[in-house]
RNA sequence: AUCUUAUCAAGAGAGACUGAGGGACAGGCCCUAUGAAGUCCAGCAACCUGCAUUAGCAAGGUGCUAAUUCCUGCGGUAUAGCCGAAAGAUAAGUU
Numbered sequence: 001a002u003c004u005u006a007u008c009a010a011g012a013g014a015g016a017c018u019g020a021g022g023g024a025c026a027g028g029c030c031c032u033a034u035g036a037a038g039u040c041c042a043g044c045a046a047c048c049u050g051c052a053u054u055a056g057c058a059a060g061g062u063g064c065u066a067a068u069u070c071c072u073g074c075g076g077u078a079u080a081g082c083c084g085a086a087a088g089a090u091a092a093g094u095u
Base pairs, nucleotide, nucleotide: 001095003093004092005091006090007089008088013041015040016039017038021031022030023029025073026072027071028070042065043064044063047061048060049058050057051056069087074084075083076082077081
C1' cells in the first nucleotide's frame, strides 16, 4: 500500500518548551500572538490485550483531547430538515 469488518451525536489541558500556522482534499465557514503546528507532561476512551468469564476490572499496544467526521461535495425524499452512499479517520485482521 490492497482488501474485509466495526465505529465515527459522548468523553478529555486556563500545564511546560517553542514560536506560525491549522481544521485530509475542493468550495465554504472557522480556529490562531488572549499563542497554530510540533515535543514533553497531563487527561479521555476502551478496538486489541491481561484478569475474570455473567456483569465487569485493569490499562500493556494503538487512538484521541475546538466546532457532528465543523458544513457541503453523490443519490433519494414527506426539503429551514431527514435518510443512505462515497470519501476520510481509527481499530482489528488480511494479501
A computed fold for a 95-nucleotide RNA, annotated as SAM riboswitch aptamer (S box leader). Rfam family: SAM riboswitch aptamer (S box leader). Its family is annotated with regulation of gene expression in the Gene Ontology. The coordinates come from a structure-prediction model, not an experiment, and the mean pLDDT is 85. The sequence was found by an Rfam model in a public genome assembly.